RNA sequence: CCGGAUGGCCGGACGGUUGCGGCGCGUUUUGAACGUGCCGAGGAAAGUCCGGGCUCCACGGAAAUACGGCGCCGGUUAACGACCGGGGGCAGCGGAUUUAUCCGCUGUUACGGCUAGUGCAACAGAAAGAUACCGCCUGACUUCGGUCGGGUAAGGGUGAAAUGGUGCGGUAAGAGCGCACCGCGUCUCCGGUAACGGCAGACGGCAUGGUAAACCCCGCCGGGAGCAAGAUCAAAUAGGGGCGGCAUAUGGCGCAUUUCCGCGCCCGUCGCCCGGGUAGAUUGCUAGAGGCGCAUGGCAACAUGCGUCCCAGAUGAAUAACCGUCCUCGACAGAACCCGGCUUACAGGCCGUCCGGCUUU
Numbered sequence: 001c002c003g004g005a006u007g008g009c010c011g012g013a014c015g016g017u018u019g020c021g022g023c024g025c026g027u028u029u030u031g032a033a034c035g036u037g038c039c040g041a042g043g044a045a046a047g048u049c050c051g052g053g054c055u056c057c058a059c060g061g062a063a064a065u066a067c068g069g070c071g072c073c074g075g076u077u078a079a080c081g082a083c084c085g086g087g088g089g090c091a092g093c094g095g096a097u098u099u100a101u102c103c104g105c106u107g108u109u110a111c112g113g114c115u116a117g118u119g120c121a122a123c124a125g126a127a128a129g130a131u132a133c134c135g136c137c138u139g140a141c142u143u144c145g146g147u148c149g150g151g152u153a154a155g156g157g158u159g160a161a162a163u164g165g166u167g168c169g170g171u172a173a174g175a176g177c178g179c180a181c182c183g184c185g186u187c188u189c190c191g192g193u194a195a196c197g198g199c200a201g202a203c204g205g206c207a208u209g210g211u212a213a214a215c216c217c218c219g220c221c222g223g224g225a226g227c228a229a230g231a232u233c234a235a236a237u238a239g240g241g242g243c244g245g246c247a248u249a250u251g252g253c254g255c256a257u258u259u260c261c262g263c264g265c266c267c268g269u270c271g272c273c274c275g276g277g278u279a280g281a282u283u284g285c286u287a288g289a290g291g292c293g294c295a296u297g298g299c300a301a302c303a304u305g306c307g308u309c310c311c312a313g314a315u316g317a318a319u320a321a322c323c324g325u326c327c328u329c330g331a332c333a334g335a336a337c338c339c340g341g342c343u344u345a346c347a348g349g350c351c352g353u354c355c356g357g358c359u360u361u
Stems, first nucleotide, its partner, number of pairs: 001357010012326007020040009042332001046343002049341005054226004067222005072086005087111001088109010112217002117215002119211002133156002135152007164182006183206001184204005189198003230283004240274007251266005290309008327330001
């Protein structure tokens, strides 16, 4: 210098004029207007996919079942399915040699269990866990071409995947059938907090092919709805309650019964009040698991301490328009209760780290 990966930061700059939302102060003719000062979108405000705060509803406690989610280990966190560190697996690159293993670096990983059960595996192939197509060995028969049967997973062929690998022995041919080494499994020992690791020891001939973002099994977690939550004030309407006035014609009930009279209550109507709660208004509403800086601890995520700052709060919903100068000519996009993550979109620019290549010294 070029290419790639990755982390952090910025997201046109400055000035002027006019306007809009909020708050404070002042003046006036004080439910308002005017003046003035300060503040006024984002890294994703987005998707609403996880986790919380807050609010209301439900709920005596515990457990089980169903349903849903999560799943290597340790840590961080208010919490999480997020983040950090580590382990194992896989892939790439480089090096080393013993040529299929070791070491280093980088990337990636939903990574409990298929030696519980069940299921599934296109095409090809005889066969996808229970099997013999070709071949090999062997028995019987034979018209000498073969036919029928048995053994065999060593060889061929098919496939993404085919019954642990190499060698020696063994055998009719073969086969963990036996042995050595490698691999695998169990136990012990050693190292590590742990996952896990060990060219440490013993045992097991291998019984256990793959697949669980297949059913399922195991372990852990989980009440529901959401600021249009909820609360307060309160025109109006319906239904309800109280007091009073009018009416008491007719009717019903009560005053033991029957008739008459009287009284009280109800049914009617009007007014006032209570209550109700719609429109509307207010609140919830923004100082918070808060931002920035420094120090300390930690590999890191992060934590602690000190200092400093206040940074939208609207409700048909403000955050804009115009002008001037300049540049690399400006992307994705706009709060609506708040916070921590994840995911997605994004012109261009700045800084750092790592890997590879080239050049120069």

Predicted 3D model of a 361-nucleotide RNA (Bacterial RNase P class A) from a Pseudomonadota bacterium.
It matches the Rfam family "Bacterial RNase P class A". The family's RNA type in Rfam is ribozyme.
NCBI's taxonomy places the organism under Bacteria, Pseudomonadati, Pseudomonadota.
Its mean pLDDT, the model's own confidence on a scale to 100, is 76.